[in-house]
RNA sequence: AUGUUAUCAAGAAAGACCGAGGGAAUGACCCAUUGACGUCUUAGCAACCCUUUCACUUAGAAAGAAGGUGCUACAUUCUACCCAUAUAGUUGAUCAUUACCAACUUUUUGAGGAUAGAUAACAU
Repeated sequence: AUGUUAUCAAGAAAGACCGAGGGAAUGACCCAUUGACGUCUUAGCAACCCUUUCACUUAGAAAGAAGGUGCUACAUUCUACCCAUAUAGUUGAUCAUUACCAACUUUUUGAGGAUAGAUAACAU
C1' cells in the first nucleotide's frame, strides 16, 4: 500500500512547547490568539488483539487490564448518490375538474441502503 472480516449516536483531560489555521473530501455548521490543530509528558476511557475461569466436534459466556494498538469537541459533526416517506408546486394525461394517475422540482422525515473514511485483527 492492497484485500478480507468486524465495529463506528456509549465512554474518557490536565500540564508543557509551538504559533495559525483546524474539524478527510462538497456545502453547511462549528472549534480557534481567552492559543485551536499538532508534538511531548502524565492521567483516563474502551476492550480489537490479549489474560484467567467455565463451557466446548457449534464456537460461546463471565471476569480482568500486565502487555500491543486505538481513542479522550461536535453522531464518522451533519451533509453530496440512491430508496422510502409526507407536504406544496409545475407539466402531462383526461370530454372536463382543485380529485385520481404519471413524471419532474422545492422542502420534511428515516439509528434505511450505497459510496467514501477511521480503527482493529488477519493475509499478501